[in-house]
C1' cells in the first nucleotide's frame, strides 16, 4: 500500500428500519453483632464522528477516526 472485521452503560456483550436491553458493577433499604452473602428497589447511554437514503436509522450507503487480523 491492498483487503477483512470491529466501535452500543463504568466493564463484558445483546439488539438485522418503528419508544435502546441483559449480566457484572455502583447506590439505598431490609436481614445480620459486623464486613460479606442473600432479598427488594434505584442508578445508568450525544449507539465513535460527519454526511446521505427513508415518514422513521444503533441497524442501509459514503467519508473520516480508533482498534484487531490477513496479505504484499
Nucleotide at each position: 500500500g491492498g483487503g477483512u472485521g470491529u466501535u452500543u452503560a463504568g466493564c463484558u456483550c445483546a439488539g438485522u428500519g418503528g419508544u435502546a436491553g441483559a449480566g457484572c458493577g455502583u447506590c439505598u433499604a431490609g436481614c445480620u453483632u459486623u464486613u460479606a452473602a442473600c432479598u427488594a428497589g434505584a442508578u445508568g447511554g450525544u449507539c465513535a464522528a460527519c454526511a446521505g437514503u427513508u415518514c422513521g436509522a444503533u441497524c442501509c450507503u459514503g467519508u473520516u477516526a480508533g482498534c484487531a487480523c490477513c496479505u504484499g